Molecule: RNase P RNA; transfer RNA
Organism: Woeseiaceae bacterium
């Protein structure tokens, strides 16, 4: 010089000037708001709503069955499908990067096509004729028949350990030696797990669980249009559909009341059960009315600086500072001036995360080439 | 702002649930009747199954994630 990995940081900057949303003081008010003057005002992804949590409501609680997620270990957090650090498997000459990575010897289902056999393996095409039986030959030996074998070929995403040597008629884990591979064992780590540490067993188990399913862990819905207040107006109406039972007692009031019991419903927002508990009506169409204000709304697992603890993720203190709250719903426009000339984007109950989307800066690292 | 479904030839739908060549129907083309036309009748083309990844030998279908499109959701009584 080039090529690549990885982390971290910023997301125009000043000044004027007319505007806008909130807020605090002041003054004025006809209580509607108006005027002055001061703070303060969009992200790093506000997005996508894919996960998790606060909150709120469903009367409230427990168990089941049934569903849904996750899924190597340890740790980190409110929480998580998130992070951190190991382990193990891939990928890269490296720096690093990737992995939904728990069970295929509990079960069950699949493996199209091709091919002789696709999961109780098999016998096309090839070997071989040792044993047995026919034929032929004087024999040595040749054909065949019954049969063997699984090493070659070939198909296939996959063919039932893999080099060698022995061995045999040919051949095989058939024997061996070595890698692999499983069982016990031990060692070393909290464990996932290694281990060129012992011992046994020729090897029995071919994939696929982002296929049903076993195992272990977690979940109750619904969501700020949640939900609470106040205010306004109306045809306080109709129709479906489950269910409205039965027995006792009370009364200045005798029914369409009240209590009590037993019984049934219903209620317990994805479904179904039981139990405890409430409740006497639920559940949906149709029609009509209003579409105003106030809370919830933002001070929080909140930001920053520093120390301390940890390898990290994060945690622990100390100290400073308040940083959007709209509801047709505000953050904008001219000007002027400077850079490296500005990419993707625009809060709507709030936080953690993940994942797309996107411009520049800066450094740590590995390769490759020249050069001194 | 919240939740919910689809997205397969020119249009309009199945096939996804349970993985193995993607089909129907109008349409479109050619040939046949016919004087011509349309009907009718043989036959032919015509498809990244929304893009991209990832799991399987194997994906339209299974998972992940982007994009596009429709749908429902406001209180009173």
């Nucleotide at each position: 010089g080039g090529a690549g990995u990885c982390g971290g940081c910023c997301g125009g900057g000043c000044a004027a000037u007319c505007g806008c949303c909130g807020u605090c003081g002041g003054c004025a008010u006809g209580c509607g708001u108006g005027c002055c003057g001061g703070c303060g005002g969009a992200g790093g992804a506000a997005a996508g709503u894919c996960c998790g949590g606060g909150c709120u409501c469903c009367c409230u609680c427990g168990g089941g069955c049934a569903g849904g997620a996750c899924g190597c270990c340890a740790g980190g957090u409110a929480a998580c499908g998130c992070c951190u650090g190991g382990a193990g498997g891939g990928c890269g000459c490296g720096a690093g990067c990737c992995c939904a990575u728990g069970g295929a010897a509990a079960g069950u289902g699949c493996c199209a096509c091709a091919g002789a056999a696709a999961a109780c393996a098999g016998a096309c095409c090839g070997c071989c004729c040792a044993a047995g039986c026919g034929c032929c030959g004087c024999g040595a030996g040749g054909c065949g028949c019954c049969g063997g074998c699984a090493a070659g070929g070939g198909u296939g995403a996959a063919a039932a350990g893999g080099u060698g040597c022995g061995g045999u008629a040919a051949g095989a884990g058939c024997g061996c030696a070595c890698c692999g591979c499983g069982c016990g064992g031990g060692u070393g780590g909290c464990a996932a797990c290694a281990c060129g540490c012992c011992g046994c067993g020729g090897c029995a188990c071919g994939g696929u669980a982002a296929a049903c399913c076993c195992c272990g862990u977690c979940c109750g819905g619904a969501g700020c249009a949640a939900g609470a207040c106040c205010a306004a107006a109306u045809a306080g109406g109709g129709g479906a559909g489950c269910a409205c039972g039965c027995g006792g007692g009370c009364c200045u009031u005798c029914g369409c009341g009240c209590c009590c019991g037993c019984a049934c419903c219903g209620c317990c927002g994805g479904u179904c059960c039981c139990g405890a508990g409430c409740g006497g009506g639920c559940u949906c169409c149709c029609g009509g009315g209003u579409a105003g204000g106030u809370c919830g709304c933002u001070a929080g697992a909140g930001g920053c600086c520093g120390c301390c603890g940890g390898u990290g993720a994060c945690g622990g203190c100390u100290g400073c500072c308040c940083c959007a709250g709209a509801u047709g719903a505000a953050u904008g426009a001219u000007u002027g001036u400077c850079c490296u000339c500005g990419a993707c984007a625009g809060a709507a109950c709030c936080c953690g995360g993940c994942u797309u989307a996107c411009g520049g800066c800066c450094g740590g690292c590995u390769c490759c080439u020249g050069g001194c | 702002c919240g939740g919910g479904g689809c997205a397969u030839g020119g249009c309009g739908c199945a096939g996804u649930c349970u993985g193995g060549u993607a089909g129907c129907g109008c349409a479109u083309c050619u040939g046949c009747u016919u004087u011509g036309g349309g009907a009718g009748c043989a036959g032919a083309g015509g498809g990244u199954c929304g893009g991209c990844g990832g799991u399987u030998c194997g994906a339209a279908u299974c998972c992940g994630u982007c994009u596009g499109c429709c749908c429902c959701g406001a209180c009173c009584a």